[in-house]
RNA sequence: GCGCCUGUAGCUCAACUGGAUAGAGCACUUGACUACGAAUCAAGAGGUUAGGGGUUCGACUCCCUUCAGGCGCACCA
Numbered sequence: 001g002c003g004c005c006u007g008u009a010g011c012u013c014a015a016c017u018g019g020a021u022a023g024a025g026c027a028c029u030u031g032a033c034u035a036c037g038a039a040u041c042a043a044g045a046g047g048u049u050a051g052g053g054g055u056u057c058g059a060c061u062c063c064c065u066u067c068a069g070g071c072g073c074a075c076c077a
Stems, first nucleotide, its partner, number of pairs: 001073007010026004019057001028044005050066005
């Protein structure tokens, strides 16, 4: 340099192949329980879906582009 894949909550992952309000587990906060913790139970908070643009009545999902990471190929005095 060329091609392919990935990017969603602090972390690990969903979202039924475009359908309306983006969820789960762990972690975090508060409360209950306990002599105090841990565990357990209940509730809560947390998201510009990597950024920008486009298509569409409607986009996490499709298209273009940029960025970051990974893999393969090529080049390399």